RNA sequence: GGCUGUUUAGCUCAGUGGUAGAGCUUCUCUCUCGUAAGGAGAAGGUCGAGGGUUCAAUCCCCUCAAUAGCCA
Numbered sequence: 001g002g003c004u005g006u007u008u009a010g011c012u013c014a015g016u017g018g019u020a021g022a023g024c025u026u027c028u029c030u031c032u033c034g035u036a037a038g039g040a041g042a043a044g045g046u047c048g049a050g051g052g053u054u055c056a057a058u059c060c061c062c063u064c065a066a067u068a069g070c071c072a
Base pairs, nucleotide, nucleotide: 001071002070003069004068005067006066007065010024011023012022013021018055026042027041028040029039030038048064049063050062051061052060
């Protein structure tokens, strides 16, 4: 330099055009003599940035950024 993958909650990841989710973590309550485990609930996201297509974009297209891999 060329090609390809990935980017979504604090962490690990789902989500193939129609109101953004799960597990773990955190917090509150419950349970216990107490702790852990268990049970109930809550909080936490301008979906990497910008633009385009569309009635409507996390999703499709383009550019950029970060990161990983392959080739030279």

RNAcentral holds the sequence, with entries from ENA, GtRNAdb and Rfam. A computed fold for a 72-nucleotide RNA from Naegleria gruberi, annotated as transfer RNA. The source organism's lineage runs through Eukaryota, Discoba, Heterolobosea, Tetramitia and Naegleria. The prediction has a mean pLDDT of 82.